RNA sequence: GGGAGCAGGAGGGUUGCUGACAGUGUACGACACUGAGGAAAGUCCCCUCUCCAAGGUGCAGGCGUCUCACCGCAAGUUGAGGGCCCGGGAGGGUCGGCUCUGCAACAGAAACGAACCAUGUCAGGUUAACAGUGAACUCGAAAGAGGGAGGUUUCCUGAAUGUGGCUGGAACGAGCACCCACGCCGGAGCAAGUCCAAGCAGGCCCGUAUGGCACCAACAGGGCCGGGUAGGAUGCAUAGUUGAAUGCAACCAGCCGAAAGGUGAACAGAAAGGGGCUUACUCCCUGCACCC
RNA sequence: GGGCGUGUAGCAUAGCCUGGAUAAUGCACCGGCCUCCUAAGCCGGGGAUCGCGGGUUCGAAUCCUGCCGCGCCCG
Numbered sequence: 001g002g003g004a005g006c007a008g009g010a011g012g013g014u015u016g017c018u019g020a021c022a023g024u025g026u027a028c029g030a031c032a033c034u035g036a037g038g039a040a041a042g043u044c045c046c047c048u049c050u051c052c053a054a055g056g057u058g059c060a061g062g063c064g065u066c067u068c069a070c071c072g073c074a075a076g077u078u079g080a081g082g083g084c085c086c087g088g089g090a091g092g093g094u095c096g097g098c099u100c101u102g103c104a105a106c107a108g109a110a111a112c113g114a115a116c117c118a119u120g121u122c123a124g125g126u127u128a129a130c131a132g133u134g135a136a137c138u139c140g141a142a143a144g145a146g147g148g149a150g151g152u153u154u155c156c157u158g159a160a161u162g163u164g165g166c167u168g169g170a171a172c173g174a175g176c177a178c179c180c181a182c183g184c185c186g187g188a189g190c191a192a193g194u195c196c197a198a199g200c201a202g203g204c205c206c207g208u209a210u211g212g213c214a215c216c217a218a219c220a221g222g223g224c225c226g227g228g229u230a231g232g233a234u235g236c237a238u239a240g241u242u243g244a245a246u247g248c249a250a251c252c253a254g255c256c257g258a259a260a261g262g263u264g265a266a267c268a269g270a271a272a273g274g275g276g277c278u279u280a281c282u283c284c285c286u287g288c289a290c291c292c
Numbered sequence: 293g294g295g296c297g298u299g300u301a302g303c304a305u306a307g308c309c310u311g312g313a314u315a316a317u318g319c320a321c322c323g324g325c326c327u328c329c330u331a332a333g334c335c336g337g338g339g340a341u342c343g344c345g346g347g348u349u350c351g352a353a354u355c356c357u358g359c360c361g362c363g364c365c366c367g
Base pairs, nucleotide, nucleotide: 001292002291003290005288006287007286008285009284010282011281012252013251014250015249016248017247021035022034023033024032025031037267041278042277044276045275046274047273048272049189050188051187052186061185062184063183064182065181066081067080068079069078071076082095083094084093085092086091096180097179101177102176103175116165117164118163119162120161121159122158123157124156125155130150137146138145139144193234194233195232196231202225203224204223205222206221210217211216212215254263255262256261293366294365295364296363297362298361299360302319303318304317305316312350321337322336323335324334325333343359344358345357346356347355
C1' cells in the first nucleotide's frame, strides 16, 4: 500500500419549488406548525387495550430450561463465569438431569438389562510327576537352614473380583430422548370492540273506505318501537388522512484525493400503541483480528 | 393489516407424526417385442440440489431454526 472480515455506534443538515402531497390551526396572508424506520420488514414472542368463554383440584397435552448478579408485570435484556461445537483469528452458535422407561438395521461375545468367551486369584474334587533317601511353604545371592505331610502340571465344579475380547458413531458405563425434575399455560384479536344510524322488511297505535253473522279480515295515509344492514363516527395519539400523504432539485456536513475533482449511499415505506427476538444494509465513525 | 396451510422426478401423489441407509407408485419419457404403420398391450431402462441455508444427531426428506415461493380465510 492492497484485499477480505468481526463487534459496537450512527444512518445527517440547510434552502428553494405560485410550498409538490397530506393534515391541523388561523388575526383567511399560499400565514404558521407537523409529517417513515433502525429495522416501519418477518409476524416469532410478551404487555397495554377489547370481546367471548370460564366452579375447584388433579391427570393428559403444549411450551421453556447452563450458573451467578442486576433490571423488567412479562417476553426477555445487560454484565461476569463454565462446558461443547464452528472458524485461520477477531468472533459466532448452543446448554436442565439420568432414579424409572425407550434408543431400529448391519457388524459385534454383548447395544443399553445383564449375560458369554479367554485368562489371573481362592476353595473343593480327580489323575499323577515329586515326596520321611524329607513335600508344599518360609529365610537366604548361593551353599545351606527352618518346617514335618503333603502336593506341581493337566482336567472338572463353584465363588467374588480384576484384565482382555477383532465390531461399531458409541461399549457393563456414558450420551440422547417422546423418560424424569422444575416453572408457565383459556380462546380470539383493532377487519378486536363501542356509539349513531338511513332505505327495505317487521310489530303496535290512530285513522279512511270496503265486505259480511258488528267485531273479524284486508288496504290508502300518519305516528311510534326494537333489532340492525348500507353508511358514518370512535377506538386513534403533536404522522396517523383508510385503496391511505410523507415529493423533487440544489447546496453543505462527512468521506476519498496533494490538488483539480469525485462521492454524498444502501437496506428499505407507518396503519392501535409499547417492549423483545430474528433477518436485510453500509456513504460513514470507533475498536479488534487475519492474509498478500 | 391479521390468522392459517403448503413446497418431494416433467405432472399427480406416498413416505415426515414415531429419524435408519439404494426415497416408492401411477401417468409421461427412452429402448425392445407385437403390427403393413400407429395406438393399445407385454418386457426392460433412465430420470430427484426432497424449495434454500445453518444446527441437533452416529445418521435428516423427516426434528429445530432463519430466509424464499405459492395458496386459502377474515371487511
Two RNAs folded together computationally: RNase P RNA and transfer RNA, 367 nucleotides in total. Rfam match: Archaeal RNase P. Rfam links the family to the GO terms tRNA processing, ribonuclease P activity and multimeric ribonuclease P complex. Rfam's curators write: Ribonuclease P (RNase P) is a ubiquitous endoribonuclease, found in archaea, bacteria and eukarya as well as chloroplasts and mitochondria. Its best characterised activity is the generation of mature 5'-ends of tRNAs by cleaving the 5'-leader elements of precursor-tRNAs. Cellular RNase Ps are ribonucleoproteins. The family's RNA type in Rfam is ribozyme. Clan: RNaseP clan. The prediction has a mean pLDDT of 75.